[in-house]
RNA sequence: AGAAGUCAAGGGCAAACCCGGUGAAAGCCGGGGACGCAAAGCCGUGAGUCUAAGGCCGCGCGCACGCGCAGCUAUGACUGUCUGGUUGCCGCU
Numbered sequence: 001a002g003a004a005g006u007c008a009a010g011g012g013c014a015a016a017c018c019c020g021g022u023g024a025a026a027g028c029c030g031g032g033g034a035c036g037c038a039a040a041g042c043c044g045u046g047a048g049u050c051u052a053a054g055g056c057c058g059c060g061c062g063c064a065c066g067c068g069c070a071g072c073u074a075u076g077a078c079u080g081u082c083u084g085g086u087u088g089c090c091g092c093u
Base pairs, nucleotide, nucleotide: 004093007091012037013036017032018031019030020029021028022027035080041086042085043084046082047081048078049077050076054073055072056071058069059068060067061066
C1' cells in the first nucleotide's frame, strides 16, 4: 500500500411512527424517534418497483361548455430493492 473481514476502540447513519413544510401523487426537506446498517457515505449505470400532473384513448351524464369513471404512458420518484461506479474510519488476522 492492497484484499478480505468485524473480536475491539472512537464514532457515524437513521426504519416504522409522530409533528411541521413541500409536491398532482409517488416522494422529498426539517424536528423528534431508533428498526436496523461495515459503506444504511456519494452518484444513478443496467434492471426492478411506485406515482400519473400533462398527453393519448374509451365509456357515461349532458344541448354545449363541462363533469365523472376506466385503461395506457415518465420527462417524475425510490437506492434502507438488486447490480454497477466512486470515496472513506479502525486495532487484530
Model confidence (mean pLDDT): 83 of 100.
Predicted 3D model of a 93-nucleotide RNA (c-di-GMP-I riboswitch aptamer) from a Bacillota bacterium.
It was read from a public genome assembly, where an Rfam model found it.
Its Rfam family is "c-di-GMP-I riboswitch aptamer". Gene Ontology term of the family: cyclic-di-GMP binding.